RNAcentral holds the sequence, with entries from Ensembl Metazoa and Rfam. A computed fold for a 72-nucleotide RNA from Homarus americanus, annotated as transfer RNA. Rfam family: tRNA. By type it is a transfer RNA. Lineage of the source: Eukaryota > Ecdysozoa > Arthropoda > Astacidea > Homarus. Model confidence (mean pLDDT): 81 of 100.
RNA sequence: GUGCUCAUGGUGUAGUGGUUAUCACAUCUGUCUAACACACAGAAGGUCCCAGGUUCGAUCCCUGUGAGCACA
Repeated sequence: GUGCUCAUGGUGUAGUGGUUAUCACAUCUGUCUAACACACAGAAGGUCCCAGGUUCGAUCCCUGUGAGCACA
C1' cells in the first nucleotide's frame, strides 16, 4: 500500500433502512431464609466509537477514524 472482518448499557451479545434498540450475566429493591445462596417478582442503566455524507427516514448504506487478520 491492497483486501476482509469488527466497533451497540459495567461485561458479552441480537438487531442489515421504518420511529419505546434485544437477550444473558452483573448491579439495586422486594418476597423467601435464623442468615447467606438458589429461586421468583420488579427496577435502574446504552440516543448504538467519533465526524461528515446519502435518504422522507440510518444501529444498519458510503467516506473518514480505531482495532484485528491476510497479502504485498